[in-house]
RNA sequence: GCUCCGUUAGCUCAGGGGGAGAGCGCCGGCCCGUCAAGCCGGAGGUCGCCGGUUCGAAACCGGUACGGGGCG
Numbered sequence: 001g002c003u004c005c006g007u008u009a010g011c012u013c014a015g016g017g018g019g020a021g022a023g024c025g026c027c028g029g030c031c032c033g034u035c036a037a038g039c040c041g042g043a044g045g046u047c048g049c050c051g052g053u054u055c056g057a058a059a060c061c062g063g064u065a066c067g068g069g070g071c072g
Stems, first nucleotide, its partner, number of pairs: 001071007010024004018055001026042005048064005
């Protein structure tokens, strides 16, 4: 230098054009003699960034940043 993959909640990851979600964690309640476990509820997101396509983009296209693999 070329190429492929990844970037979404505190963490690990789904979601591949029209509701942003799960598990764990966190907060509150129930339960319990207490804690844990269990049950119920809740908070938490500019979907890396910029631009384009589209009526509509986390998703498609281009660029760019960071991480990883391969080639030279």

The RNA shown here (transfer RNA) has 72 nucleotides. The coordinates come from a structure-prediction model, not an experiment, and the mean pLDDT is 84. The RNAcentral record of the sequence draws on ENA. Rfam family: tRNA. Rfam classes the family as a transfer RNA.